[in-house]
RNA sequence: GCUGUGUUGGUCUAGUGGUAUGACAUCACGUUGUGGCCGUGAAGACGGGAGUUCAAUUCUCCCACAUAGCA
Numbered sequence: 001g002c003u004g005u006g007u008u009g010g011u012c013u014a015g016u017g018g019u020a021u022g023a024c025a026u027c028a029c030g031u032u033g034u035g036g037c038c039g040u041g042a043a044g045a046c047g048g049g050a051g052u053u054c055a056a057u058u059c060u061c062c063c064a065c066a067u068a069g070c071a
Base pairs, nucleotide, nucleotide: 001070002069003068004067005066006065007064010024011023012022018054026042027041028040029039030038047063048062049061050060051059
C1' cells in the first nucleotide's frame, strides 16, 4: 500500500428496517445480629459524519480505531 472482518451501558454479549436483549458490576429495598448469598426494583449503551427511507443499531459511502491475510 491492497483486501476482508469488527466497533452496542463500566465489562462481556444478543439483535439483518419499526422505542436495543441478557449476564456481571453499581445503587435502593427486602432478608440477616452484621456482612455475604438470595429475592425484588432502578439507573446505565448503538465509534464520528453524510446518504437512502415515512422510519436506520440494521442498507450505502467516507473517516477513525482494532484485528486478520497479501504485498
A computed fold for a 71-nucleotide RNA from Gracilariopsis chorda, annotated as transfer RNA. It is recorded under the gene name trnH. It matches the Rfam family "tRNA". Rfam links the family to the GO term triplet codon-amino acid adaptor activity. NCBI's taxonomy places the organism under Eukaryota, Florideophyceae, Rhodymeniophycidae, Gracilariaceae, Gracilariopsis. The coordinates come from a structure-prediction model, not an experiment, and the mean pLDDT is 82. The RNAcentral record of the sequence draws on ENA and Rfam.